[in-house]
Large-subunit ribosomal RNA, domain IV from a Pseudobdellovibrionaceae bacterium, 333 nucleotides, folded computationally. Its mean pLDDT, the model's own confidence on a scale to 100, is 86.
Context: one part of a larger RNA
RNA sequence: AUCUGGUUAAGGAACUCGGCAACUUGACACCGUAACUUCGGGAAAAGGUGUGCCUAACCUCGUUAGGGGUGGCCGCAGAGAAAUGGGAGUAGCGACUGUUUAUCAAAAACACAGUUAUGUGCAAAGUCACAAGACGACGUAUACAUAAUGACGCCUGCCCGGUGCUGGAAGGUUAAGAGGAUUUGUUAGCCGCAAGGCGAAGCUGAGAAUCGAAGCCCCAGUAAACGGCGGCCGUAACUAUAACGGUCCUAAGGUAGCGAAAUUCCUUGUCGGGUAAGUUCCGACCUGCACGAAUGGCGUAACGACUUCUCCGGUGUCUCAACCAGAUGCCCA
Repeated sequence: AUCUGGUUAAGGAACUCGGCAACUUGACACCGUAACUUCGGGAAAAGGUGUGCCUAACCUCGUUAGGGGUGGCCGCAGAGAAAUGGGAGUAGCGACUGUUUAUCAAAAACACAGUUAUGUGCAAAGUCACAAGACGACGUAUACAUAAUGACGCCUGCCCGGUGCUGGAAGGUUAAGAGGAUUUGUUAGCCGCAAGGCGAAGCUGAGAAUCGAAGCCCCAGUAAACGGCGGCCGUAACUAUAACGGUCCUAAGGUAGCGAAAUUCCUUGUCGGGUAAGUUCCGACCUGCACGAAUGGCGUAACGACUUCUCCGGUGUCUCAACCAGAUGCCCA
């Protein structure tokens, strides 16, 4: 000097990103216990009192024995050591118990019961496999598979124009294939003095019309399918605002609820509360840059080694350090 423990005057979070760390509390018995609530909880809420040893009569129970009651005894200290919850309020998120990044993340992420949609009639759909075969399932739609949401309560608005899916089949388009009009090459033969020309059948190369499925175009349905859910101008007898009107565009123009929010840029928005003083926090407002309804919306008791803010208690976190014990390192002798 560092580390591991211990003690500390006065103050008591002034420390710090933040009470991180440490301290407090702690056992058992009795008393007592709020808001809220899904009536189960919350709850060990909170907050108090007691605790050693001895004890005749009396009460209770009774096999021994124990308890109550009464009186007494000792110590600085009686749960005499060890082990053994600090508490309360507020808000966010997730209902909950659970699961996870073995080796920097335990969470608000995942899962979950519940809800919804779609597919599947059994040789099921779906999955693995070239196949045989197997799982699904020795199950049978109250089943299985897939997708989304995520207890519970109140709810879940408008849009089918685009993309997807489902259904439809009149018309358009359309492959292989069918078809074979027309045509290329070759040459028996014919013509020609010759060069060459014409050229049947067969073979051979190309090939028009026409026929030709699904799909696409097309017509409907479908949003707890993927998704989407406007602008400008004017108007009320102070002003301001605009219930109201006009106009343009759209498939339709954001309903309920919530809102400076885990979402708000401007922003430390404005007002109120708490503080002597509050970029955080709580309650409101609404001007929502850029909330919004199962990519769920808004609430919610209980729960959480989650996150935010506040208070009580207690404390070497600090004002501001000091001392003690042990361990290690170094220096001197």
Lineage of the source: Bacteria > Pseudomonadati > Bdellovibrionota > Bdellovibrionia > Pseudobdellovibrionaceae.